[in-house]
RNA sequence: CUCUUAUCAAGAGCAGGUGGAGGGACUGGCCCGAUGAAACCCGGCAACCGGCAUUUUUUAAAAUAAUUUUGCACGGUGCUAAUUCUUGCAGAAGUGUACCUUCUGAGAGAUGAGAG
Repeated sequence: CUCUUAUCAAGAGCAGGUGGAGGGACUGGCCCGAUGAAACCCGGCAACCGGCAUUUUUUAAAAUAAUUUUGCACGGUGCUAAUUCUUGCAGAAGUGUACCUUCUGAGAGAUGAGAG
């Protein structure tokens, strides 16, 4: 980088430290920011993978293996303004034909796990 798959309406620092102007992926909006952005450290949240404990089922039993429930948060990530802030393509409904609103799906994106 590509492919497959799961999740994305919850949660997490109003006085933490360093840092100094930018940031919210991209487009158009709309926002956040010197009462301090990004980034790093610390703290926190969650529990995707592993681990440990617990539990269901398969096996005559043990071991092993597979499967299921719940918990811990020890290890590997991740996340920590606004629904993935919103929109971008297609369809439906309402209003009405300029536009607007709502809903559904797709696409794009993010993260985990697996494969190349």
Molecule: SAM riboswitch aptamer (S box leader)
Organism: Chengkuizengella marina